[in-house]
RNA sequence: UUCAGCCAAAGGCAAACUAAUCGAAAGGUUAGGACGCAAAACCUCAGAUCUAACGCUUAAUAGCUAUGAUGGCUGGGUUUCCUGA
Numbered sequence: 001u002u003c004a005g006c007c008a009a010a011g012g013c014a015a016a017c018u019a020a021u022c023g024a025a026a027g028g029u030u031a032g033g034a035c036g037c038a039a040a041a042c043c044u045c046a047g048a049u050c051u052a053a054c055g056c057u058u059a060a061u062a063g064c065u066a067u068g069a070u071g072g073c074u075g076g077g078u079u080u081c082c083u084g085a
Base pairs, nucleotide, nucleotide: 002085003084004083005082012037013036017032018031019030020029021028022027035072041078042077043076045075046074047073048070049069050068055064056063057062
């Protein structure tokens, strides 16, 4: 430096759910909690998915729309612990 995660060790993160809080919602944050994770660390660049406030259409119901959201959906980019080869 590259590849791999069968074995060992030290640690790390934290799904569902609950409470508080922010938000129109999706969802976020904090605390508890552990389903899982070797990048479940970071970046919305490409795709995918979710929401639809504003806006547009509609007689109404409703429909469409991302500038909102998901990095724990996939690809890509950047960085990286330990062990083994």